Background:
A computed fold for a 349-nucleotide part of an RNA from an uncultured bacterium, annotated as small-subunit ribosomal RNA, central domain. The prediction has a mean pLDDT of 86. It matches the Rfam family "Bacterial small subunit ribosomal RNA". Rfam links the family to the GO terms structural constituent of ribosome and ribosome.
[in-house]
Context: one part of a larger RNA
RNA sequence: CUGGGCGUAAAGGGUGCGUAGGUGGUUUCUUAAGUCAGAGGUGAAAGGCUACGGCUCAACCGUAGUAAGCCUUUGAAACUGAGAAACUUGAGUGCAGGAGAGGAGAGUAGAAUUCCUAGUGUAGCGGUGAAAUGCGUAGAUAUUAGGAGGAAUACCAGUUGCGAAGGCGGCUCUCUGGACUGUAACUGACGCUGAGGCUCGAAAGCGUGGGGAGCAAACAGGAUUAGAUACCCUGGUAGUCCACGCCGUAAACGAUGAGUGCUAGGUGUUAGGCCCUUUCCGGGGCUUAGUGCCGCAGCUAACGCAUUAAGCACUCCGCCUGGGGAGUACGACCGCAAGGUUGAAACUC
Numbered sequence: 001c002u003g004g005g006c007g008u009a010a011a012g013g014g015u016g017c018g019u020a021g022g023u024g025g026u027u028u029c030u031u032a033a034g035u036c037a038g039a040g041g042u043g044a045a046a047g048g049c050u051a052c053g054g055c056u057c058a059a060c061c062g063u064a065g066u067a068a069g070c071c072u073u074u075g076a077a078a079c080u081g082a083g084a085a086a087c088u089u090g091a092g093u094g095c096a097g098g099a100g101a102g103g104a105g106a107g108u109a110g111a112a113u114u115c116c117u118a119g120u121g122u123a124g125c126g127g128u129g130a131a132a133u134g135c136g137u138a139g140a141u142a143u144u145a146g147g148a149g150g151a152a153u154a155c156c157a158g159u160u161g162c163g164a165a166g167g168c169g170g171c172u173c174u175c176u177g178g179a180c181u182g183u184a185a186c187u188g189a190c191g192c193u194g195a196g197g198c199u200c201g202a203a204a205g206c207g208u209g210g211g212g213a214g215c216a217a218a219c220a221g222g223a224u225u226a227g228a229u230a231c232c233c234u235g236g237u238a239g240u241c242c243a244c245g246c247c248g249u250a251a252a253c254g255a256u257g258a259g260u261g262c263u264a265g266g267u268g269u270u271a272g273g274c275c276c277u278u279u280c281c282g283g284g285g286c287u288u289a290g291u292g293c294c295g296c297a298g299c300u301a302a303c304g305c306a307u308u309a310a311g312c313a314c315u316c317c318g319c320c321u322g323g324g325g326a327g328u329a330c331g332a333c334c335g336c337a338a339g340g341u342u343g344a345a346a347c348u349c
Base pairs, nucleotide, nucleotide: 004320005319006318007303008302012317014200016198017197021193022192023191025087026086027085028084029083030082031081033080034079035076036075037074038073039072040071041070042069048066049065050064051063052062053061054060090190091187092186093185094183095182096181097180102176103175104174105173106172107171108170109153114148115147116146117145118144119143120142124135125134161168162167205246206245207244208243209242210241214240215239219235220234221233222232257316258315259314260313261312262311265294266293267292268291269290270289271288272287273286274285275284276283277282298305299304322349323348324347331342332341333340334339
């Protein structure tokens, strides 16, 4: 390379936007690059392949035939390409709606924890398997009132919703993105994918400046234990929070790339639409987009998946090729650093 694969065996890029490239709906006409057919040239000999023959066979040798490719030429026009014209179902726009923890900024509310002040009150509190360290007669714990400050938003809350992913949850306002439903007025293939590139990207960590209630790596003490650099307890600093700038990784998971079409059903639920019925509450049917469960065909090594496919197909990208060595070394690029990305070999089983 061919081939086979990627839910769990090795293997889907963390995510999107998008360049090149690849690929692409319906109809008509033209063209003839690809494609197909005919003819001619070339394709040296040896070698290869096929058939027959010669050395007793074979190796070896001889004879005949023969390949793709390239070039020239004559045709064909279904398909792909190219050119022209048109279409509306793909895609997008408009119009009318309702839903949402989608994003950014500002403001604000009530519980709770902690601390401070004051009152009541007296000997314990706290903690555990049991204890002790710790706090407390300088008045704790408990309780009442007032105050300060930071962080997070009980109930609602739901295999509920939104977002490309990471993720998003009190309330109000301002700015703002996307999706969905209905309609069918407009554009007329404008689509899909996407190597490089660019964007975003939990937590931890880093830089500068703030903030610091609770929690809590490190650390200290008390226990446990043979030991206990742990699990348990009492404390407690970075950090957790904010602003700006880095980092760029995760079991970044549905361990399942994106897009399109097709292929039994049943039953919940979210957001809409249409129809029927009903005094009201509501009930029934159809349909679109999501989100769950069960299940047929089919698939699968099995588990399981099954219109939200891991089924049947097509397009494009990424990735895999025995275990260890190793996501290491070296080099390069990025980073303040931590480190990240790319990524071997010897050797060994």